Context: one part of a larger RNA
């Protein structure tokens, strides 16, 4: 490499958009490039093969003959592919009426509690654990009430709900803006799927720069346990969780399951729509789950939301360890990150 594979044994890119490429609906007409067919040319000799002959046999050799799977012209053939040309509506995409939601962005606003700060009541305790102790308190702590002030998250309603391309998104309400879906089918007439490079988006944690800073809480202290206790428990507690701007670009970025189409029994639940409506019950698209037929599967399970049957493109994978390491290059402020070996070992 060929095969053969990626849900959980190796292996699906962390998403999207998109270049190149690859592949790509029906009908018709043309063309003959692929394609097949038919003739001529070449296609060295030797080797390879087959047959027959020389060496006493074989190696080896000699003479025929296939054969060189190819290339070129040419002369048709036209189902398919391609090309050029017309035409269509079912893919796509537009419009037009609804509808749906924690989608994004930005702006105001709320109440609840934690914590502080000031009054006030009040006295000896609080706190904290398995049990303690550090710590906090007569300089009056915990506890109540009152007012004030900051911060950061939104109780219930909550769901097996929804929305988002993925990370992700949840108090109220205003502006702004994305979109998905249902319906009519006016319009456009394959515009279409996928997509190496490529940009863009990307939880946490980190990084600069200013800001804030209530809780919590890496580092750190101290108190416990311990044989020891650089921990698990408790008492503080930086930086960081927050805002802005600018980076990093990683993850169980997980359905561990790429994307797109088409097909292949049912039940049952639940959201959005449409239909027909007398609240019942139904049907229909889209979308969220649970059971399961066929069938797939080592098996666990999957099963119209496939991992099932097939088609297109991409990505990835080929024994453990070395090792996602070393070198190199590319990214970065850095901390890393991307690509990513071997020698040796089992």
């Nucleotide at each position: 490499u060929u095969g053969g594979g990626u849900u959980u044994a190796a292996a699906g890119g962390g998403u999207g958009c998109g270049u190149a490429g690859g592949c790509g609906g029906c009908c018709c007409g043309u063309u003959a490039a692929g394609u097949c067919a038919g003739c001529g040319g070449u296609g060295a000799a030797a080797u390879c093969c087959c047959a027959c002959g020389g060496c006493u046999c074989a190696a080896c050799c000699g003479u025929g003959g296939a054969a060189c799977u190819g290339c070129c012209g040419u002369u048709g053939a036209u189902a398919c592919u391609g090309g050029c040309g017309g035409g269509c509506u079912u893919g796509a995409g537009u419009u037009c009426g609804g509808u749906c939601g924690a989608g994004g962005c930005g702006g105001g606003c709320g109440g609840a509690a934690c914590u502080g700060g000031u009054g006030g009541u009040g006295u000896a305790g609080c706190g904290g654990u398995g049990a303690a102790a550090u710590g906090c308190a007569u300089a009056g702590a915990u506890a109540c009430c009152a007012c004030c002030a900051a911060g950061a998250a939104c109780c219930c309603c909550g769901a097996u709900u929804g929305c988002g391309u993925a990370g992700g998104c949840a108090g109220c309400u205003c502006g702004c803006u994305g979109g998905g879906c249902c319906g009519a089918a006016a319009c456009u007439g394959a515009c279409g799927c996928u997509g190496a490079g490529g940009c863009a988006c990307g939880a946490a944690a980190g990084c600069g720069u200013g800001g804030g800073g209530a809780g919590c809480g890496a580092a750190c202290a101290g108190g416990a346990u311990u044989a020891g206790a650089u921990a698990c428990c408790c008492u503080g507690g930086u930086a960081g969780u927050c805002c802005a701007c600018g980076c990093c670009g990683u993850a169980a970025a997980c359905g561990a399951u790429g994307a797109u189409g088409a097909c292949u029994c049912g039940a049952u639940g639940u959201u959005g729509g449409c239909g027909a409506u007398a609240u019942a019950c139904u049907g229909u698209c889209a979308g969220c789950g649970u059971c399961c037929a066929a069938g797939c599967g080592a098996a666990a399970g999957c099963g119209u939301u496939a991992a099932g049957u097939c088609a297109u493109c991409c990505a990835c994978c080929u024994g453990g360890g070395g090792a996602g390491u070393a070198c190199g290059c590319c990214c970065g402020c850095a901390a890393g990150g991307g690509u990513g070996a071997a020698a040796c070992u089992c």
Predicted 3D model of a 346-nucleotide part of an RNA (small-subunit ribosomal RNA, central domain) from Pontibacter sp. Its Rfam family is "Bacterial small subunit ribosomal RNA". Rfam links the family to the GO terms structural constituent of ribosome and ribosome.